Predicted 3D model of a 1446-nucleotide RNA (small-subunit ribosomal RNA) from a wood decay metagenome. RNAcentral holds the sequence, with entries from SILVA. The prediction has a mean pLDDT of 82.

RNA sequence: AGAGUUUGAUCCUAGCUCAGGAUGAAUGCUGGCGGCGUGGAUAAGGCAUGCAAGUCAAGGGGGCCGCAAGGCAACCGGCAGACGAGGUAGUAAUACGCAGGUACGCACCGAAAAGUCUGGCAUAGCUCGUCGAAAGACGGGGUAAUUCCAGAUGGUGUAGCGAUACUAAAGGAGUAAUCCGCUUUUUGAGCGGCCUGCGGGACAUCAGCUAGUUGGUAGGGGUAACGGCCUACCAAGGCUAUGACGUCUAGGGGACCUGAGAGGGUGACCCCCACCGAUGGGACUGAGAUACGGCCCAUACACCUACGGGUGGCUGCAGUCGAGAAUCUUCCGCAAUGGGCGAAAGCCUGACGGAGCGACGCCGCGUGAUUGAUGAAGUCCUUCGGGACGUAAAGAUCUUUUAUGCGUGAGAAAGUAAUUGAUGUUAGCGCAUGAAUAAGGGGCUCCUAACUCUGUGCCAGCAGGAGCGGUAAUACAGAGGCCCCAAGCAUUAUCCGGAAUCACUGGGCGUAAAGGGUGUGUAGGCGGUCGUGUUAGUCUUUCGUGAAAGGUCUCGGGCUUAACCCGGGAACCGCGGAGGAAACGGCACGGCUUUGAGGACGUAAGAGGUGAAUGGAACUCAUGGUGUAGGGGUGAAAUCCGUUGAUAUCAUGGGGAACACCAAAUGCGAAGGCAAUUCACUGGUACGCUCCUGACGCUGAAACACGAAAGCGUGGGAAUCGAACGGGAUUAGAUACCCCGGUAGUCCACGCCCUAAACGAUCCUAACUGGCUUUACGGAGUAUCGACCCUCUGUGAGGCGAAGCUAACGCGUUAAGUUAGGCGCCUGGGUAGUACGAUCGCAAGAUUAAAACUCAAAGGAAUAGACGGGGACUUGCACAAGCGGUGGAUCAUGCGGCUCAAUUCGAUGACAAACGAAGAACCUCACCAGGGUUUGAAACCCAGACGAUUGCCCUAGGAAACUAGGGCGUCCGCAAGGCGGCUGGGCAGGUGAUGCAUGGUCGUCGUCAGUUCGUGGCUUGAGUUGUUCCCUUCAGUGGGGUAACGAACGCAACCCUCGUUGCCUGUUUUAUUAGUCAGGCGAGACUGCCCCCUCACGGGGGAGGAAGGUGAGGAUGACGCCAGAUCAGCAUGUCCCUCUGAUAUCCUGGGCUGCACGCAUGAUACAAUGCACGCGACAACGAGACGCAAUGGGGUAACCCGGAGCAAAUCUUUAGAAACGCGUGCUCAGUUCGGAUUGAGGUCUGCAACUCGACCUCAUGAAGCCGGAAUCGCUAGUAAUCGCAGGUCAGCUAUACUGCGGUGAAUACGUUCUCAAGUCUUGUACUCACCGCCCGUCAACUCAAGGGAGCCGGGAGCACCCGAAGACCAUCCUCGGAUGGUUCACGGUAAGCUCGGUGACAGGGAGUAAGUCGUAACAAGGCACGGGUAGCGGAAGCUGCUCGUG
Repeated sequence: AGAGUUUGAUCCUAGCUCAGGAUGAAUGCUGGCGGCGUGGAUAAGGCAUGCAAGUCAAGGGGGCCGCAAGGCAACCGGCAGACGAGGUAGUAAUACGCAGGUACGCACCGAAAAGUCUGGCAUAGCUCGUCGAAAGACGGGGUAAUUCCAGAUGGUGUAGCGAUACUAAAGGAGUAAUCCGCUUUUUGAGCGGCCUGCGGGACAUCAGCUAGUUGGUAGGGGUAACGGCCUACCAAGGCUAUGACGUCUAGGGGACCUGAGAGGGUGACCCCCACCGAUGGGACUGAGAUACGGCCCAUACACCUACGGGUGGCUGCAGUCGAGAAUCUUCCGCAAUGGGCGAAAGCCUGACGGAGCGACGCCGCGUGAUUGAUGAAGUCCUUCGGGACGUAAAGAUCUUUUAUGCGUGAGAAAGUAAUUGAUGUUAGCGCAUGAAUAAGGGGCUCCUAACUCUGUGCCAGCAGGAGCGGUAAUACAGAGGCCCCAAGCAUUAUCCGGAAUCACUGGGCGUAAAGGGUGUGUAGGCGGUCGUGUUAGUCUUUCGUGAAAGGUCUCGGGCUUAACCCGGGAACCGCGGAGGAAACGGCACGGCUUUGAGGACGUAAGAGGUGAAUGGAACUCAUGGUGUAGGGGUGAAAUCCGUUGAUAUCAUGGGGAACACCAAAUGCGAAGGCAAUUCACUGGUACGCUCCUGACGCUGAAACACGAAAGCGUGGGAAUCGAACGGGAUUAGAUACCCCGGUAGUCCACGCCCUAAACGAUCCUAACUGGCUUUACGGAGUAUCGACCCUCUGUGAGGCGAAGCUAACGCGUUAAGUUAGGCGCCUGGGUAGUACGAUCGCAAGAUUAAAACUCAAAGGAAUAGACGGGGACUUGCACAAGCGGUGGAUCAUGCGGCUCAAUUCGAUGACAAACGAAGAACCUCACCAGGGUUUGAAACCCAGACGAUUGCCCUAGGAAACUAGGGCGUCCGCAAGGCGGCUGGGCAGGUGAUGCAUGGUCGUCGUCAGUUCGUGGCUUGAGUUGUUCCCUUCAGUGGGGUAACGAACGCAACCCUCGUUGCCUGUUUUAUUAGUCAGGCGAGACUGCCCCCUCACGGGGGAGGAAGGUGAGGAUGACGCCAGAUCAGCAUGUCCCUCUGAUAUCCUGGGCUGCACGCAUGAUACAAUGCACGCGACAACGAGACGCAAUGGGGUAACCCGGAGCAAAUCUUUAGAAACGCGUGCUCAGUUCGGAUUGAGGUCUGCAACUCGACCUCAUGAAGCCGGAAUCGCUAGUAAUCGCAGGUCAGCUAUACUGCGGUGAAUACGUUCUCAAGUCUUGUACUCACCGCCCGUCAACUCAAGGGAGCCGGGAGCACCCGAAGACCAUCCUCGGAUGGUUCACGGUAAGCUCGGUGACAGGGAGUAAGUCGUAACAAGGCACGGGUAGCGGAAGCUGCUCGUG
C1' cells in the first nucleotide's frame, strides 16, 4: 500500500466481497510448564446454608462464674452503622464533564481562647404477675449514668444603631503528675448543599407547548441556605425552526479499540461522579440518610403456624435453581495495606492479602543437540529410467531447560526489647535419574503462501467473493506431498480500518444517482471604497486549572528476560483570569463629485400582457340555378353518400374556429408561453450623454404568486378535428395500425386542478481567461445631399474553435475553464415515487415519503464484431434475356416410415438421401435363429515333450463347423539350435461406447478477396492508423493521394493438359522419303506497335498473328466458421466385454432386396425435327495372360465349338461407334409411339441363381398425349444431343460413377426486384451474436411486508371515586394520646391516545433449468420511441390531446 467481481474486450461510475487490528467472548479440533492479568454481558429473575458491622467494662447500675486477681456476656449509654462492598433498573437532565460563583452547613482531625457551678424527674436491665404455638407483648414495684430536665454565670455568640435582651457543660482513669473527655467561640484542612455558562443521542411521518405556568407583592410559611420551594392576592406572561413539546434509546466522565490523522465505535476490569437496594409511598434518628445487611404502610412473591397470627428481602463473599452460545471455590488469613471502636491491650473487617478453577487474554520457556547414505524399510508419485517423504528414522556421541525424587532455603517484618507469615512442603539454590514427561490446527482455483494421485460424475458435496462438480475435478471426498501459525489453530458474532462508500481534512449533480417548473421575497448567510474610535471574534505573552491511573515520547529502576510493576519529565489539543496588538472580521460614527445598485432625461426594437372592434381565404350548413351517374376511400377493397338528383359548378345567406405569404439558426417574456389588422390600458429591456441618490447590494429555507396539455364544476357555444363507441377491412386472432361515421373534449366566461422529456436533461449573482465568423437592436467615427459601404463600440441570439476541463462524448467569454457568495439535490439495483401517517383537492389525484425482502449487479461513454422488414457503392447463371429439364407417368437406386427373429451401422437444411458402397446369392457381415470352440480364427515371448516341411486314410454322429475313435507315416543340422504343430504359462481378440477426449483426412462459406504482423503515429484504454479516400482491376490488381513505412499468408505467376511452331530421339503406320504420332529441349503474347482518353495506372478501337489483353481447361483452397462429418478405412486416450463361456471366434440357414405410404437422384417415354427396316460413312480415351480373343463352323438369339494372334502404336476388344446421310414404310391414332408387367422356352457365371443374378427368343402390351403450386442446370466447343471405354467384378441387378470423342445452338436491355458475397457508413438494450434479446397477464410452489371485520396484551396521561402509613392544620385531652380536615401511594370507574401480537379475506411485491397466451421494447423492431394526462382493452398494450429527441 491494495485486490476480486458488471463487459466479447475497454475506460468510468457504483455497490458487494477479501487481506489488518480488536473483544469480559462463544463454538470445533487439540493441549507440556510458568509469570501477570481477567471471568454472570442474558432474567434489576427467584434464592437453601454460612459468613460480610461492630466496638467501648477507663460512661452506668446490676447478673453469672471464680478463693482472689480477674473473666463472660445481656441492658441503659457513647461512637460507628450515611464509609467500605455490589449493581446500572431508572434518568436526555434535580445526572455527568470543564470553567466559574456563594444566599449556606459540617461529627471526627489541626491551631487558638474561655469555661466545666447548683439542683431535679425518669427509665431499661432486675424482680413479681398476665397473655401467646411462636414472634413477642402488657401490667405492678424499685434503680444508675458521660441518659434526660431545670436554674446560675456569660469571655464569646445571636438579635438590635444602641441601651439592652437571650444563650452551655459530664464526667472518667490514675496514689499523683497528668491524661482522656464535655461546653461555647474563632480559624484551618477537608467534605458537602445550592446557583450560572458551555459541551455531548435518534426521530419533524413529533410543530406548536405551558395555569404554579412566567413575573410581582405579602420581608407570609419553610430551609443550614437563595428560590413558586409552598400559600394568598395581582398581572399575562414564559418556551419554540439556533428544534420547544412529544416518542424511542441510553447511567456520565477519565478512558478503551481502531485509524496516518480528522474521525468512527465502545463505556468490561481500574479511578471519579450520579442513581438504585423485591416494587411503590413515607417520615424518624442523626453532623450527615429520606438509610442495601434501620423503622412504618401498601402490593406481589416466598416461608413458619397450634389458623388466632407471624417472618423475609444475596444488585455483599462463596454457593443454588432458572433462562442462556456463555462466565469460577459454599477455599485460607487478618501476616501486610486500609477501615470502625477503644486510653491501650485488643476485637471486628468475604474491604483486602493470597491460594483454587477456566489456554479467556498477554508474555516467556520447552517438547532435545551433534553426527549419521545402502539415501534402509514403508508409503506416495512415475515418462517405469527413476523421484519424494529424507539426515528424516534406525545407529553413535552429548546435554538436562522442563519433569520426578531428595536436600537446602530467603525477602516480604517496619516500629522495637520481645512476639507475630495466610501464601508456603513458596521463589531461589544444590544433588540425583534419564531423551527421558510434552504437537497440533487450518489451508493449498484466483484474491492468497502452498500440487499431485485415486474415488465420484450438476450426484454426493464445497463456497468469504468470483465461482467449482454433467467420466481425465490442483475447487467435492480420501491419500501422499507442500504452505502458514504454533500450545495453540480455525470458525462464528460484534467494532474500527481498507471505504475519498456522508468527502471538515476529503466527493459530486449535461448524458452514470443528483439543479427545485418559474419568479417575488421573510429569516439566515455573504457583502464596494476612505477614515476615526472600540475590541466579545482573531493573534500574542503570562497565571490558574485540566485528579490519579492509563496511552505516546523520553530518562531511570525492580522481578534471570518479557509481559507486569515503580519513580522523574514532557504532554493533556480545553476552559477561565490578567496584560498587550489592531492587519482581517464585528460594532459605532463620519465621508465617497462612486466603480455596485437605483432613479431622471433622450432615443429605439419587439408574436410581452389585458380588453374591445374589424377583416379576408378556407371549411361546413341552408336555399336556389346548371347538370347526370356516379362519388368517396384504399396497398387492394368494403362499410358510407347518391336518380327523393349526390360528387362537380354558380349565386345568396348563416355559423364557428384558426390566422397562408411575410417567416428566419429571427424577436419578446421569469418560466409556462406569445403570430391577421386597428384602438385603449399596461409590464419589462437595450443604447446614449450628462444629472440625481449614495452601498440603498447578492443569494434565499418558510411564505406568496404564476404555471402546457389533459382533467373537474356551472353556464354558453359547436365549423373542423376527434379519446370512448358503432361499422368496414387486414389478420391465425386484431379489443390495433388503414377506412366510413362519431360522443365527451377541442372554443368562450367564471372557479378548481398544479403535473410534464415543465429540457440547454446544464440553479442564481459577480469577476477573470486567445480568437474567427454570422445575425437582431442601439451608438460613435468616416463617408454621403441622404442612405448603402467601411472601422470601432454596447446588449442579445448562433456556428467553428487556443488554453483549460471531461470517463469519454463533448464544453469552450451564452463554459461543462479559473475563482467567490448563497440556495436546492445525490449516495448500488429492484421493491417504489409505492405502503402507512399528515397536508391540500369536488374528484382524478398531488406533495411529503419509508421498511421487510431480494440481487451482485443495475448503469454511463466509447471499441471491435454480428444483425436490421437502415443507407450508399460493387460483384456473382443471383435476377433478367434464352435453351433444356425436375415436380405428373412407369421403372431403377437411395432415404424416411411401417413391418420383421433380423430387416446391421453411419450420414439428416444449404454442407444427408445413385452418399460411405469402384459391384450384399455364400463370402463380404458388423444383424437374426440355431449348433459349436475357449491361450482361442490370426500375432509375439518363455518352458516342456514330440518329430518327413506332423501329413494321409477310414469309421460313427451331424446341416456344416466340429466331436469321438481307429489305422499308416515319422524332419533338417556334427552340435548349439532351426522349423512345425501339440501342451502349459505370459497374453490375445472386440465393425463394443465416446468424432463433445483425439490424430489424420474431408465438406462448407469460396477460387470469395480477403486475413494479419513489425516498427512508427494517435488514444487513459479496449483499440485505431496502415487495409480508409479517388481512378482502375477478375483480384487488398495497379496507380495517385495519405502518419505512415515496410512485410507475411492469400491474388497473380511458377506446375499439368489443349491450341501454333523449330530442333533432337524413337517404335509403329507406310514400299521409301515424308507425314501423322510419342517423349524431351525450346520459341511465341509483353498492352510490345498505331489512334483516342488519362497526371499516372489503365481503358476503348485497330493492325499483325495459330493465339490479344488472365488464349481455354485443370491442379493449387489464406486467417478462420459450423464442438460440421468420420472411433465402421486407418491410428489412438479412457471406459466396457472376455477362465466356464463371451460384445471374441467357427459354421449352416436367414436378413441387409421385406411394402399401405412420403421424399430425393436418375433412366425411359409420351412421338412425325419421330419410329421401324435396309443400305452407306466418320472417332477418341482406354483395357487385355486366372486375360482380350480373330478367321472359320453351329444355333433365330443369348451363346456354344474352336483356337490364329497379342504382355500389345504391331494382336484382340473394335463393329459400318452412335447420332448422321440416302431410300422405303407409317400419317396423328394410346398408334408400326411407349415399353412396364406377366407367361413359356432357353443361355451363361458360380459349390449353389427358391428367397435373390444377368442375358436371349417367342408371346403379353400397363401408365403415359409434355406434367399444379413450386423449382434446377447452363454464357461457347458451353447447353442440348449421340454413342464409346474403364474401374469394381466369378457373375451382375450400372439407367450409377470416372473418362472419351461425334454433332452443335440461343441469349445477356440491364441491376428495380429474389438469393449470396464484399467495402464504407448508420442504429442497437444483440456478443451462445436476430434461430439474438426481451415484456405483461394467466397457472404452480415458496417468502417477506402493508391493508383488514375483529380478538389479545403493553405504555403514558386526563377526569372522577376510595384513601394506608406519614407530615401539616384544627379541636379535645388523663399530656401518653384521641377525633376531624388537607395532601398522598396502592386500588377502582369511564372515555379516548399510543405501541405491539394475532387474524378470515382481498390486493400488490419478490423468488423458483425446461408450463399457457400473445410480441409491447431493442434495427425505421416492422405503427419511431418516450414524458404528463384521459378513456378503453385477456395481457403485454392501444387511441386522443400536448410536450421532448434520449